Predicted 3D model of an 81-nucleotide RNA (c-di-GMP-I riboswitch aptamer) from a Gemmatimonadaceae bacterium. The coordinates come from a structure-prediction model, not an experiment, and the mean pLDDT is 85. Rfam family: c-di-GMP-I riboswitch aptamer. Rfam describes the family as follows. GEMM was predicted in a large-scale screen for bacterial structured RNA regulatory elements. The sequence was found by an Rfam model in a public genome assembly. Of the family's consensus pairs, 95% are formed in the model.

[in-house]
């Protein structure tokens, strides 16, 4: 350094839910909260789920949301076996 991930150490993030705000909405932002997370840091490239519009409906098409759904890419703390 790489792989790897401990009943190690110091840190970090923050599910549900509540309050305020934004959005048609999925959802997002701030505060509280703390289920959990070795990337629960970032990225919407692939898939998936969800929302809105179109369409009689379905199929389809268009626009969006979710990285704490998975895969993938980039980066990172520590150093036992």
């Nucleotide at each position: 350094u790489g792989c790897c991930g401990a009943c190690a150490a110091g840190a970090g993030c923050a599910c549900a839910c509540c309050c305020g705000g934004g959005g048609u909405g999925a959802c997002c932002c701030g505060g509280g909260g703390c289920c959990g997370c070795a990337a629960a840091g970032c990225c919407a490239g692939g898939a998936g789920u969800c929302u809105c519009c179109u369409g009689a409906a379905g199929c389809g098409g268009g626009a969006g949301a979710c990285c704490g759904u998975c895969c993938g890419g980039c980066u990172g703390c520590c150093g036992a076996a």